Record summary:
A computed fold for a 74-nucleotide RNA from a Clostridia bacterium, annotated as transfer RNA. It matches the Rfam family "tRNA". Rfam classes the family as a transfer RNA.
[in-house]
């Protein structure tokens, strides 16, 4: 340099066959439970889907290119 994988919530994923308003768990924080702490139940809130670009009536999904991180290789 060449190939290839991965970028989605603090954090570890799902969804990548294009279509309902973008999701689970843990964690935070409120509430219930308790003398009280933890377990344990219950709700909120939290995303520029890595960044621009295009394709399309519709993009986290498709296409290009660029940025980061892993691997293989000369």
């Nucleotide at each position: 340099g060449g190939c290839g994988g991965c970028g989605u919530a603090g954090c570890u994923c799902a969804g990548c066959u294009g279509g309902c308003c973008a999701g689970a768990g843990c964690a935070u924080c409120c509430g219930g439970u308790u003398c009280a702490u933890a377990c344990c139940c219950g709700g909120c809130a939290g995303g520029u889907c890595a960044u621009a670009g295009g394709u399309u009536c519709a993009a986290a999904u498709c296409c290009c290119a660029u940025c980061g991180c892993c691997g293989c290789u000369a």